Small-subunit ribosomal RNA, central domain from a metagenome, 350 nucleotides, folded computationally.
Model confidence (mean pLDDT): 89 of 100.
Context: one part of a larger RNA
RNA sequence: UUGGGCGUAAAGGGCGCGUAGGCGGCCCCUUAAGUCAGAUGUGAAAGCCCUCAGCUUAACUGAGGAAGUGCAUUUGAAACUAAGGGGCUUGAGUAUGGGAGAGGGAAGCGGAAUUCCUGGUGUAGCGGUGAAAUGCGUAGAUAUCAGGAGGAACACCGGUGGCGAAGGCGGCUUCCUGGACCAAUACUGACGCUGAGGCGCGAAGGCGUGGGGAGCAAACAGGAUUAGAUACCCUGGUAGUCCACGCAGUAAACUGUGAACACUAGGUGUAGUGGGUAUUGACCCCUGCUGUGCCGAAGCUAACGCAUUAAGUGUUCCGCCUGGGAAGUACGGUCGCAAGGCUAAAACUC
Numbered sequence: 001u002u003g004g005g006c007g008u009a010a011a012g013g014g015c016g017c018g019u020a021g022g023c024g025g026c027c028c029c030u031u032a033a034g035u036c037a038g039a040u041g042u043g044a045a046a047g048c049c050c051u052c053a054g055c056u057u058a059a060c061u062g063a064g065g066a067a068g069u070g071c072a073u074u075u076g077a078a079a080c081u082a083a084g085g086g087g088c089u090u091g092a093g094u095a096u097g098g099g100a101g102a103g104g105g106a107a108g109c110g111g112a113a114u115u116c117c118u119g120g121u122g123u124a125g126c127g128g129u130g131a132a133a134u135g136c137g138u139a140g141a142u143a144u145c146a147g148g149a150g151g152a153a154c155a156c157c158g159g160u161g162g163c164g165a166a167g168g169c170g171g172c173u174u175c176c177u178g179g180a181c182c183a184a185u186a187c188u189g190a191c192g193c194u195g196a197g198g199c200g201c202g203a204a205g206g207c208g209u210g211g212g213g214a215g216c217a218a219a220c221a222g223g224a225u226u227a228g229a230u231a232c233c234c235u236g237g238u239a240g241u242c243c244a245c246g247c248a249g250u251a252a253a254c255u256g257u258g259a260a261c262a263c264u265a266g267g268u269g270u271a272g273u274g275g276g277u278a279u280u281g282a283c284c285c286c287u288g289c290u291g292u293g294c295c296g297a298a299g300c301u302a303a304c305g306c307a308u309u310a311a312g313u314g315u316u317c318c319g320c321c322u323g324g325g326a327a328g329u330a331c332g333g334u335c336g337c338a339a340g341g342c343u344a345a346a347a348c349u350c
Stems, first nucleotide, its partner, number of pairs: 004321003007304002012318001014201004021194003025088007033081002035077008049065006091191001092188004096183003103177007110154001115149007125136002162169002206247006215241002220236004258317006266295011299306002323350003332343004
């Protein structure tokens, strides 16, 4: 390479927007580039194949024929692809009404708790552990009451509940703002899907500048434990955790399962929203769409398991894999302030 694969064996890009490209709904007409058919020319000789012939045979050699996937020209066909023209509405989108939501950004506000400060009451302990000690306390601690300061996080509600592309999002109010869903009509008329590069977003930790700092807490110090204890336990404690702006760009960024579309038994819960039935009303019951769980048929799977939210049956596009180690390393390139990221081997070895 031909293939075969990617939940757990190697393998789905962390996620989106989107360029080129690839692929693309129904009907009619045209063209004839692809496609198909015919003809002509060419496709050197030798060789291969067929039929003869020559060396006693064969190898070998000679003669004739056929074949030669191809290319060019030409004449046709018009189903499919393509191109041009016209039309359609089911894909896609827009308008209208409606409610749901920790979706995002900004500002303001609230209560509980921890800590600290001030004052009151009060006296000898407190704290901590397996047991202790370091530590705090007669300069009045711990406990308790009142007042104040400040930072961070939002108990209950809270739910295999909701929202978001992913990362992620949870007190309350206001402002700005994105998306999805349901209903009924109207409109546009294939405007679609995917997406190499590219651009953007991207937990925690980290970096830069300036703030902030209650609690927690790498590093660090001390006390224990222990043979030792650079740990686990305890007392402290600095970066950091928080805010603003900038950088960084990685995770078991996981559903370890790329995106889109179509099809293929059911049962049961739950969230949003319709229809029917019922009712004074809240319920109840039947049913539709969208999401989110569980259990299961066929089918699939090495098994585990998956199973209308597929790992089933198919189509399109992208990414990725090809024995283990060396190694996600070296070198080179590129990005970064740095830490490092991205790209990415080989020798050797089993």